[in-house]
Molecule: c-di-AMP riboswitch aptamer (ydaO/yuaA leader)
Organism: Ignavibacteria bacterium
RNA sequence: AUUGUAAUGCAGCCGAGAUUCAUAAGUAUAUGAAUGCGGGGGACCCAAAUUAUGGGGCGCAUUUUUGCAGUAAGCAAAAUAGGAUACUUCCAUAUCCGAGCCCGUCAGCUAACCUCGUAGGCAUUUGGGAGAGCGUUU
Numbered sequence: 001a002u003u004g005u006a007a008u009g010c011a012g013c014c015g016a017g018a019u020u021c022a023u024a025a026g027u028a029u030a031u032g033a034a035u036g037c038g039g040g041g042g043a044c045c046c047a048a049a050u051u052a053u054g055g056g057g058c059g060c061a062u063u064u065u066u067g068c069a070g071u072a073a074g075c076a077a078a079a080u081a082g083g084a085u086a087c088u089u090c091c092a093u094a095u096c097c098g099a100g101c102c103c104g105u106c107a108g109c110u111a112a113c114c115u116c117g118u119a120g121g122c123a124u125u126u127g128g129g130a131g132a133g134c135g136u137u138u
Base pairs, nucleotide, nucleotide: 006137007136008135009134010133012122013121014120018035019034020033021032022031023030024029036118037117038116039115040114041113046108054106055103056102057101058100063079064078065077066076067075068074082097083096084095085094087131088130089129090128091127092126
């Protein structure tokens, strides 16, 4: 120095939303361009026939029942499709979410092509099996 075994410690989360370069500002901000990641539109073929009960997109966030109201909308509660929980995965268990926004009469799939975004919010259980990374020790 390398390999193997054993022990032990560590790793932030949801989300596509991250990295690099340049310029300005001057202390991690703004703008722009790339790369990466994500979304939408868009042929033949195929599918669908389908047009106010309008239709559609992003997203886990869809569908019911009851009550207040009494066209409706809205509010509340209980459920539910679905989703999250700290390296990954399987099983069990516990807790939580089950929203919101957008297009504007219009869009099935869809190669080429065109186009948009690259935010925001947080500090979320435990146990067992298997596996991987970094560090320390033997």